The prediction has a mean pLDDT of 85.
This is a predicted structure of a 685-nucleotide part of an RNA (large-subunit ribosomal RNA, domain II) from Candidatus Cryptobacteroides faecipullorum.
The RNAcentral record of the full RNA draws on ENA.
It matches the Rfam family "Bacterial large subunit ribosomal RNA".
Context: one part of a larger RNA
RNA sequence: GCCUACGAGUUCGUCCGUGCCGGCGAGGUUAAUCCAUUAAGUGGAGGAGCCGGAGCGAUAGCGAGUCUGAACAGGGCGUUCAGUCGGCACGGCGAGACGCGAAACCUAGUGAUCUACCCUUGGCCAGGCUGAAGGUGCCGUAACAGGCGCUGGAGGGCCGGACCGGUUUACGUUGAAAAGUGCUCGGAUGAGCUGAGGGUAGGGGUGAAAGGCUAAUCAAACUGGGAGAUAGCUCGUACUCCCCGAAAUGCCUUUAGGGGCAGCCUCGAGACAGCUUCACGGAGGUAGAGCUACUGAUAGGAUGAGAGGGCUUCGCCGCCUGUCGAUUCCUGACAAACUCCGAAUGCCGUGAAGUGAUUCUCGGGAGUGAGUCGCCGGGUGCUAAUGUCCGGUGGCGAGAGGGAAAGAGCCCAGACCAGCGUCCAAGGGCCUAAAGACCGUGCUAAGUUGACAGAACGAGGUGACAUCGCAGAGACAGCUAGGAUGUUAGCUUGGAAGCAGCUAUUCAUUUAAAGAGUGCGUAACAGCUCACUAGUCGAGCGAUGACGCGUGGAUGAUGAACGGGCAUCAAGCACGGCCCCGAAGACCUGGGAUCAUCGGAAGAUGAUCGGUAGGGGAGCAUUGGCGUCGGCAGAGAAGGACAACCGGGAGGCUGUCUGGAGCGGCGCGAAAAGAAAAUGUAGGC
Numbered sequence: 001g002c003c004u005a006c007g008a009g010u011u012c013g014u015c016c017g018u019g020c021c022g023g024c025g026a027g028g029u030u031a032a033u034c035c036a037u038u039a040a041g042u043g044g045a046g047g048a049g050c051c052g053g054a055g056c057g058a059u060a061g062c063g064a065g066u067c068u069g070a071a072c073a074g075g076g077c078g079u080u081c082a083g084u085c086g087g088c089a090c091g092g093c094g095a096g097a098c099g100c101g102a103a104a105c106c107u108a109g110u111g112a113u114c115u116a117c118c119c120u121u122g123g124c125c126a127g128g129c130u131g132a133a134g135g136u137g138c139c140g141u142a143a144c145a146g147g148c149g150c151u152g153g154a155g156g157g158c159c160g161g162a163c164c165g166g167u168u169u170a171c172g173u174u175g176a177a178a179a180g181u182g183c184u185c186g187g188a189u190g191a192g193c194u195g196a197g198g199g200u201a202g203g204g205g206u207g208a209a210a211g212g213c214u215a216a217u218c219a220a221a222c223u224g225g226g227a228g229a230u231a232g233c234u235c236g237u238a239c240u241c242c243c244c245g246a247a248a249u250g251c252c253u254u255u256a257g258g259g260g261c262a263g264c265c266u267c268g269a270g271a272c273a274g275c276u277u278c279a280c281g282g283a284g285g286u287a288g289a290g291c292u293a294c295u296g297a298u299a300g301g302a303u304g305a306g307a308g309g310g311c312u313u314c315g316c317c318g319c320c321u322g323u324c325g326a327u328u329c330c331u332g333a334c335a336a337a338c339u340c341c342g343a344a345u346g347c348c349g350u351g352a353a354g355u356g357a358u359u360c361u362c363g364g365g366a367g368u369g370a371g372u373c374g375c376c377g378g379g380u381g382c383u384a385a386u387g388u389c390c391g392g393u394g395g396c397g398a399g400a401g402g403g404a405a406a407g408a409g410c411c412c413a414g415a416c417c418a419g420c421g422u423c424c425a426a427g428g429g430c431c432u433a434a435a436g437a438c439c440g441u442g443c444u445a446a447g448u449u450g451a452c453a454g455a456a457c458g459a460g461g462u463g464a465c466a467u468c469g470c471a472g473a474g475a476c477a478g479c480u481a482g483g484a485u486g487u488u489a490g491c492u493u494g495g496a497a498g499c500a501g502c503u504a505u506u507c508a509u510u511u512a513a514a515g516a517g518u519g520c521g522u523a524a525c526a527g528c529u530c531a532c533u534a535g536u537c538g539a540g541c542g543a544u545g546a547c548g549c550g551u552g553g554a555u556g557a558u559g560a561a562c563g564g565g566c567a568u569c570a571a572g573c574a575c576g577g578c579c580c581c582g583a584a585g586a587c588c589u590g591g592g593a594u595c596a597u598c599g600g601a602a603g604a605u606g607a608u609c610g611g612u613a614g615g616g617g618a619g620c621a622u623u624g625g626c627g628u629c630g631g632c633a634g635a636g637a638a639g640g641a642c643a644a645c646c647g648g649g650a651g652g653c654u655g656u657c658u659g660g661a662g663c664g665g666c667g668c669g670a671a672a673a674g675a676a677a678a679u680g681u682a683g684g685c
Stems, first nucleotide, its partner, number of pairs: 001685006011095003015092010027051003033045005055062002065077004098236002101233001105226006116200009125190001127159003130155001134151006163187003169182003202218001204214003239619006249262005263368002265365007274355009288341001289339002295335002299331004306324002308321004371396010401412003416591004421587003427581003430565003436578001438577006449567002457552002461549003465545006478536005484509003489503003515530001519528002592609007620674001622671002625668005631663002639658005645652002
C1' cells in the first nucleotide's frame, strides 16, 4: 500500500416544547398495589395523584374580574379561542450522549537484579622512573645552623599494561549492536576499581549538581482503579432520488478560530400585502460651487491705525522711515469637522399602469457569525501593497459551459436528460485551430506591433492639417563681389579701437548695401566672419502651432514577455463595409420531474428543475420478529463468478457455471440497519 472483517447521533426519563395520527371530551388519565390466567404476557380491579376547567395580587384577600389608587379616573394582567391520555416524528434538558484522541489530577499498590549514594564483609592494581622526611659518616659551628657522601623509600608523584574510562575522528544509522567497532586518547596507590550481602521509594529517594539517576521510562517512575476525567480543539461520521437553499453582518460576551439574541435559509399554518415604471407631494445639505454670506486659512498690490527705530526737545509737541503691521479696497485662490447656495441618485408618501407570491405574522428545524476579488464613493497608507477599514454594486464562496495561451473573483453566459439540427454572445476567421491569406481608404519600417506597463524629457523620422511670411519686379540654398565714412562714439581704464564693463531714441554721411556691430580673434590694434546689398542660378522657400503613427529614454540574474509557427499595400494600426465561426445561452425534436390552474379521471396548459452549510419530501437495501402465501428447495437453498434484461437511482430479476442445506414473496412492526477515508482496529498478502 492493497484485500477481508469490525468501526461513529444510540438508549433511558411519571422531564419540557412543537407537529401529525388515534381514543375520550368539560373533562382526560391512572401510579404503586391487588385479583384472575399465564411460557413471555394478557385481562380486570385500583381515582391516590397529575393536567385542564379562572384569574389578579407581595400577603391577607377578592373573583369575571383583580391590582395600583382618594377614585365609580386612567393604566397593568385577565375575561372571547378545549382539553387530556397514548403512539410516532423532530428538537431541548439530565445522563459518557455521534465516535476516537490528550498533556494531566487523585487513590491504592509494585519496584534500588539497571542506576545514584550509603553500610557490612571480601578481592584486585605487570613492569619501569623519580628519590621527601628521617637515619648515618665526614666537614663545619662556642653550641646551633649549614655543606657533602651514603642510607632511606614518601607522594590524590612520573611513564606505562591488566582494570576503569570515553578525547577526537571514520565507519555504522531498515546497525553485528534500541549507543557498537577501528584508529587515537584520559586515569592507572587512589576522592582508585570491583564481588557478595544489605539500606534509602515517587513531590519521595539519591545526586563531587547534568534536572542527572531511580529496571531501554524521569521538570515528578511503573501497575491497577476514580474513568467512557475533561478537550469552546483536530480528525472521522457509512444507501438513493426529488424540492428549496444560506452566512461569513449588527449588538453583547474574561469575548475575539467559542457563544447568546437579531439578520439571512427551510418546513407548516394564517394574513393580504410586496415590488417595478410613470406622475405628483415631501424630508435632506452630499457632488459641485461659493465665500465683502459666517468660521478659519490664504498669494500679490493699494491704504496705512498702531508698534518698533532714528532725529529733535527741559518737557509736551513735531519730523522721518529699505522694520512689523490691524482695518478697508482691488486681483487671485483654499476647507472632512466652513456654507449665501446646491444637484443627480437614493429614501418616504399618494395615485395610475404593470408584475406576480416576490411581502408580513405565528410556530417547528437549521446552518452562519475566519470571507474574498473586480468596479464605483471614501478613511488610513506613500492618491504603496493580492495592504487595511467602511458604504454601494456584481461575482466567487456554493457556479459548470465559452473567451482571456494557462488562470476561484475579469468578459460572455446561469448546466433537468438526450440529439453527428438552427441562430447568436464574449471573442475570433494565415497554420497550429472552427470560421475571410474578404472588400475599400489611409498610416507604420520600428518586427513597432500582433498579451500587460512603460514616464519626464530629447530629436530636420514620417504623414496629413492650420496660420503667418518671402517668391519670374527672380525668393531659399550655394558661388562671386561689396560689407564703407565722421570714428579709436562717449565714459571707464595701464589699454578698451564694433566685440571686459557702463551710458546713449544706437546719431549722421556716402550708398546697391553695410549694426556706433552676430560670433571667433588681439595685451590693445590687426585679422576671419555675420547682419545687409549686387551679380549668378531659375521654382518654390521659410517660420510657428496643434494632430496621427513611429524613434531614443528602455538595465537582472539557466536561453525565453506575440501561447508557438510566423506575418510588412500585413496575419500590424485607424476608419468604413459585407460574410462566417463561436457556449451546457436562445430556438428546434423527443423524454423526465416539481409546482400552479383546469378537469370526476385520463390528461391538458403554463412556469420551474446549477448548488456547499442546511431545511423538507419520497424511496432502496440489510438483520431478526408477527401474520399470510396449503410459497421455493438434493430434479439443488444460502453464498460465489459471469452475462442478459428491468428501474430515474439506491437496486431488482433471470440464465449458465460453482456451491451443497437451507431460503423467500406480500402486509406490518422493530433495529447492534448501508464504509473509502478517522497518521482508524485486527488478520492476511